[in-house]
RNA sequence: UCCCGGGUCGUCUAAAGGCAGGACAAACGGUUUUGGUCCGUUGAAUGAGGGUUCGAUUCCUUCCCCGGGAG
Repeated sequence: UCCCGGGUCGUCUAAAGGCAGGACAAACGGUUUUGGUCCGUUGAAUGAGGGUUCGAUUCCUUCCCCGGGAG
């Protein structure tokens, strides 16, 4: 330099054009003598810019970052 794959709550993982969901973790509450377990509630995310579309996490494009490969 070129090619391929990937980037989503704190972590892991779905949604693949139509309400961004689940688990764990966190906070609060219930239960318990306390802790833990269990139950309930709440908060929390699409790497950045641009384009297509009524509508973009999803499709196109440029860039950034991570991994692999070629030279």